[in-house]
RNA sequence: UUCCGAUAAGAGCAAACCCGGGGUAACCCGGGGACGCAGAGCCACGGGUCCGCAACGGAGCGGACAGCCGGGUCGCCGAA
Numbered sequence: 001u002u003c004c005g006a007u008a009a010g011a012g013c014a015a016a017c018c019c020g021g022g023g024u025a026a027c028c029c030g031g032g033g034a035c036g037c038a039g040a041g042c043c044a045c046g047g048g049u050c051c052g053c054a055a056c057g058g059a060g061c062g063g064a065c066a067g068c069c070g071g072g073u074c075g076c077c078g079a080a
Base pairs, nucleotide, nucleotide: 004078005077012037013036017032018031019030020029021028022027035067041073042072043071045070046069047068048065049064050063051062052061053060
């Protein structure tokens, strides 16, 4: 350094739900709150799911989700 991931150590994030705000919506932001997470850090590249418009024989356009899977990238610690 790489692989790997402990009843290690020091850190970190934050589901559902509630309040306030944005959005047609999915969903997002802030506060509270913790189900959990070795990356539950970041990226919409591939797949998938969700929303809107259109269509209703066919397929399309736009948006969302990284805590759905794969992939890329950066990264704390160091037992077996």
Molecule: c-di-GMP-I riboswitch aptamer
Organism: Geobacteraceae bacterium